[in-house]
RNA sequence: GGUGGGGUAGCUCAGUUGGAUAGAGCGCGGGACUGACAGUCCUGAGGUCGGGGGUUCGAGGCCCUCCCCCUCCU
Repeated sequence: GGUGGGGUAGCUCAGUUGGAUAGAGCGCGGGACUGACAGUCCUGAGGUCGGGGGUUCGAGGCCCUCCCCCUCCU
């Protein structure tokens, strides 16, 4: 330099062919059960979807460009 894969909540990830309010588990806050702990259950907060631009009525998903991580080739 080039190929392929990836970047979405604090962490691990899902997100179909572009569609209606962006989700799950764990973690965190509050509550209930208990004498208490553990545990279970209920509930809540937490997101510029890597940055910028474009297409579209509408983009996490498509197009262009840049950055970062992994793999492979030279």